RNAcentral holds the full RNA, with entries from ENA. A computed fold for a 463-nucleotide part of an RNA from Chlorellaceae sp., annotated as small-subunit ribosomal RNA, 3' major domain. NCBI's taxonomy places the organism under Eukaryota, Chlorophyta, core chlorophytes, Trebouxiophyceae, Chlorellaceae. A source record names the gene rrs. The coordinates come from a structure-prediction model, not an experiment, and the mean pLDDT is 83.
[in-house]
Context: one part of a larger RNA
RNA sequence: UGACGGGGGCCCGCACAAGCGGUGGAGCAUGUGGUUUAAUUCGAUGCAACGCGAAGAACCUUACCAGGACUUGACAUGUCACUUUUUCCCUGAAAGGGGAAGUUCCAGAGUGAACACAGGUGGUGCAUGGCUGUCGUCAGCUCGUGUCUUGAGAUGUUGGGUUAAGUCCCGCAACGAGCGCAACCCUUGUUUUGUAUUGCCGUUUUACGGGAAAUUCAAAAGACUGCCGGUGACAAGCCGGAGGAAGGUGAGGAUGACGUCAAGUCAGCAUGCCCCUUACGUCCUGGGCGACACACGUGCUACAAUGGCCGGGACAAAGAGAUGCAAACCCGCGAGGGCUAGCCAACCUCAAAAACCCGGUCUCAGUUCGGAUUGCAGGCUGCAACUCGCCUGCAUGAAGUCGGAAUCGCUAGUAAUCGCAGGUCAGCCAUACUGCGGUGAAUACGUUCCCGGGCCUUGUACA
Repeated sequence: UGACGGGGGCCCGCACAAGCGGUGGAGCAUGUGGUUUAAUUCGAUGCAACGCGAAGAACCUUACCAGGACUUGACAUGUCACUUUUUCCCUGAAAGGGGAAGUUCCAGAGUGAACACAGGUGGUGCAUGGCUGUCGUCAGCUCGUGUCUUGAGAUGUUGGGUUAAGUCCCGCAACGAGCGCAACCCUUGUUUUGUAUUGCCGUUUUACGGGAAAUUCAAAAGACUGCCGGUGACAAGCCGGAGGAAGGUGAGGAUGACGUCAAGUCAGCAUGCCCCUUACGUCCUGGGCGACACACGUGCUACAAUGGCCGGGACAAAGAGAUGCAAACCCGCGAGGGCUAGCCAACCUCAAAAACCCGGUCUCAGUUCGGAUUGCAGGCUGCAACUCGCCUGCAUGAAGUCGGAAUCGCUAGUAAUCGCAGGUCAGCCAUACUGCGGUGAAUACGUUCCCGGGCCUUGUACA
């Protein structure tokens, strides 16, 4: 100087407390451990691994296994020689192997030879770059000059107030400065002006007319403790009020200082070194990554009446669409099929929003709750749904009556709850993920305690 303390002081954070809803019990989905296996490819492992890499494992992917094949190679550059672009046959699961016919040239392509070389998702993340996680959006981390000390170093950065903040004010052997904080950026909330089709309104309903309210886009304005009162040290600020769509950082996002963890990644990529070279490279068929006594994580659906079912009625936002989205109509109980408008989309389509409202029914029951499991019959995608896809109809109708110890999230348009869309994608194991809107709470006395963190101080046999 740091680090640590079941030392002290001050102060924060859904850290506790106050509340609301969960997890832990059930069934299923998914990831992991373990076990099994020819293989169940590899990585991630307290917080910060475990719906993670994977925003799509039937083949492919694919890196694993079995079997069948190739050896200058699936891919690149270089040298030489030869052949010809086409057609066909045999073998085979395919890849591959063998053979025949035909033939004019260039380019190109192919074949052969011998090499240089290619290739490796082989090893090392403890040799590395780059990127990322975490402490933590915590308020800190430093430097120049000066001063003090024999020196390490200190000072500044401590102190008194204040703040979300090393934020600002005052003081001070310090005076300044840099990286962080804040602001500048994006979204959202209000108004004004402009804009006017494909949007809005009206109709002789498909072409006219209308207006600028809504809506779209753009540009501005607006919030700054600016104003008033109180308080404070005449400061910084704090408390209350006015006006205002919004008030003291308005809300949300992007933005992550010096560093820590030899943290993670050699399988995204790049790369040193080591290793393989008729194989640890390459191709193909099939299998596996989907196994199942069990254990854990994350979720979905429930256990019902604030509910289930039936009929009728209403209101979104944000997205996507040409190998695409597909209306209406017809067929089918349905998944879906047929036919065919429109739309490269403020035009057309996906599209129905659901919770909600009205009416009816069920009456507390393992039930008209719950839907696992299984049987049969179908539909769709795709070369192909056995291992191993999704969906529909009929039948079946399991566990489960609110969950032990323990444990998680959340402070407002939040939690809870309800649907909708998208990416990946032929299809889909999505209950995931990323977004969007609808309905819409309760509680916070307080900081004693648990956890994490910041500043000052103290002890130390630790570095």